[in-house]
RNA sequence: GGCUCUAUAGUUCAAUUGGCAGAACGCACGACCGAUAAUCGUGUAAUCCUGGUUCAAGUCCAGGUGGAGCUA
Numbered sequence: 001g002g003c004u005c006u007a008u009a010g011u012u013c014a015a016u017u018g019g020c021a022g023a024a025c026g027c028a029c030g031a032c033c034g035a036u037a038a039u040c041g042u043g044u045a046a047u048c049c050u051g052g053u054u055c056a057a058g059u060c061c062a063g064g065u066g067g068a069g070c071u072a
Base pairs, nucleotide, nucleotide: 001071002070003069004068005067006066007065010025011024012023013022019055026044027043028042029041030040031039048064049063050062051061052060
């Protein structure tokens, strides 16, 4: 340099192949307990960036950025 894959919450991962962005863990507050842990309740916060297509985009298209792999 060429090719392929990948980027969603603080972390690990879903989202039916275009139709309401979710779970677990974490964190904050509360309940429970003599206290801690565990348990229970409530809350917390995300689609890598810029455009395009569409009534509607995490998903499709183009360009860019980061990461991984293959090849020379």

Notes:
This is a predicted structure of a 72-nucleotide RNA (transfer RNA) from a Candidatus Pacearchaeota archaeon. Rfam family: tRNA. Rfam classes the family as a transfer RNA. Rfam links the family to the GO term triplet codon-amino acid adaptor activity. Taxonomically the source falls in Candidatus Pacearchaeota (Archaea, Nanobdellati).